[in-house]
RNAcentral holds the full RNA, with entries from SILVA. This is a predicted structure of a 387-nucleotide part of an RNA (large-subunit ribosomal RNA, domain III) from a metagenome. Rfam family: Bacterial large subunit ribosomal RNA. Gene Ontology terms of the family: ribosome and structural constituent of ribosome.

Context: one part of a larger RNA
RNA sequence: GAGUAGCGAAAUGUCAGUGAGAAUCUGACACACCGAUUGCCUAAGGUUUCCAGGGGAAGGUUCGUCCGCCCUGGGUAAGUCGGGACCUAAGAUGAGGCCGAAAGGCGUAGUCGAUGGACAACUGGUUGAUAUUCCAGUACCCGCGUACAAGUGAUGGAGUGACAGAGAAGGCUAACAUGAGCCGGCGAUUGGUAGUGCCGGUCUAAGUAAAAUAGCUGUAGCGUAGGCAAAUCCGCGCUAUAAGGCGAAGUUAUGAUGGGGAGUGAACGGGUGACCUAGUAACGAAGCAUGUGAUGCAAGCUCUCAAGAAAAGCUUCUAACGUUAAUUGUACUGCGGCCCGUACCAAAACCGACACAGGUGGGCAAGGAGAAUAUCCUGAGGUGAGC
Numbered sequence: 001g002a003g004u005a006g007c008g009a010a011a012u013g014u015c016a017g018u019g020a021g022a023a024u025c026u027g028a029c030a031c032a033c034c035g036a037u038u039g040c041c042u043a044a045g046g047u048u049u050c051c052a053g054g055g056g057a058a059g060g061u062u063c064g065u066c067c068g069c070c071c072u073g074g075g076u077a078a079g080u081c082g083g084g085a086c087c088u089a090a091g092a093u094g095a096g097g098c099c100g101a102a103a104g105g106c107g108u109a110g111u112c113g114a115u116g117g118a119c120a121a122c123u124g125g126u127u128g129a130u131a132u133u134c135c136a137g138u139a140c141c142c143g144c145g146u147a148c149a150a151g152u153g154a155u156g157g158a159g160u161g162a163c164a165g166a167g168a169a170g171g172c173u174a175a176c177a178u179g180a181g182c183c184g185g186c187g188a189u190u191g192g193u194a195g196u197g198c199c200g201g202u203c204u205a206a207g208u209a210a211a212a213u214a215g216c217u218g219u220a221g222c223g224u225a226g227g228c229a230a231a232u233c234c235g236c237g238c239u240a241u242a243a244g245g246c247g248a249a250g251u252u253a254u255g256a257u258g259g260g261g262a263g264u265g266a267a268c269g270g271g272u273g274a275c276c277u278a279g280u281a282a283c284g285a286a287g288c289a290u291g292u293g294a295u296g297c298a299a300g301c302u303c304u305c306a307a308g309a310a311a312a313g314c315u316u317c318u319a320a321c322g323u324u325a326a327u328u329g330u331a332c333u334g335c336g337g338c339c340c341g342u343a344c345c346a347a348a349a350c351c352g353a354c355a356c357a358g359g360u361g362g363g364c365a366a367g368g369a370g371a372a373u374a375u376c377c378u379g380a381g382g383u384g385a386g387c
Base pairs, nucleotide, nucleotide: 012030013029014028015027016026017025031384032383033382034381039364040363041362042361045345046344049343050074051073052072053071054070055069059067060066079140080139081341082340083339084338086117087116091112092111093110097106098105099104121138122137123136124135125134141337142336143335144334145332146331147330148329149328150327151321152320156317157316158315159314160313164304165303166302167301171297172296175292176291177290178289179288181202182201183200184199185198186197203259204258207254208253209252210251215246216245217244218241219240220239221238222237223236224235226234227233263283264282269276270275305308350359351358366378367377368376369375
């Protein structure tokens, strides 16, 4: 220079409390803002920032009694959620092998590798901080054991798994709306309103069982040069015949004499008192009808050409093994179930040197008006932007 520029999009006010000190911390009441997000869940990333008590030097663009700051303690509980003890893709690695002065490069079998496949748990309650993990209730999967029965069955064959885009019509559900239905509460003021008034609520999972449906599929027999061996399986051919089979989501019953539920609502104890304890413990009603209706469920159906992963798993077939069960099935009660993750943030906690108007994948998606996830106003919920 200069007490200059600046203090980084935004609405605060009043009363009370705490305190040495309050525009800034806490509580209450108003008012305002977001509401396809400024709400809720989650992947990555961060790595204790989470919660409690205490503190105020520094950090916080002011202040500070406050904090994602400092100190001391505490907190993440799983057979079923995610990953591993399963599978493979791109890609990586790579026994032998090929190539190369060396280093090394390529690559078969194999091994690894999710962003995909496979795979058994739901509802409620609880903490200051965890919950599909703890607790309550009700389930399911695998293994061990016991009893009974007898075929079992590939590292091989076959089927399934198994997949694009677009379009259309139905079915169902979630959700929502309405109700002179049902239940609970209210009733003061007034010119008038005990009624067709006002306000609020009007649910319930996995699992198990049953009936039906969309849709899919023929069934039985014989033959058989194919499926690297075999096959009763698949494929192919022929014959007879029109019934049968499989079956999603959802529904109903049960689960539930349970849970939850608007509302009603203590006490002990503490405090001079207001009051705190606490809207806690405890008690606990109704739970129907009609309508709208998804982008959710059934990877269905139809059409098109650019023709839309693999392997495990599952089913089946034999090879083989075997009658002593080493294997499989059924039943039963009892026992067992490993490792890692799990706090918190999703923006003031990640990436941007910052408590930075930027960037950051996925899911949920209420009401009025509306074609709509536009837009405006609101709900749940959150917030009032650190001068």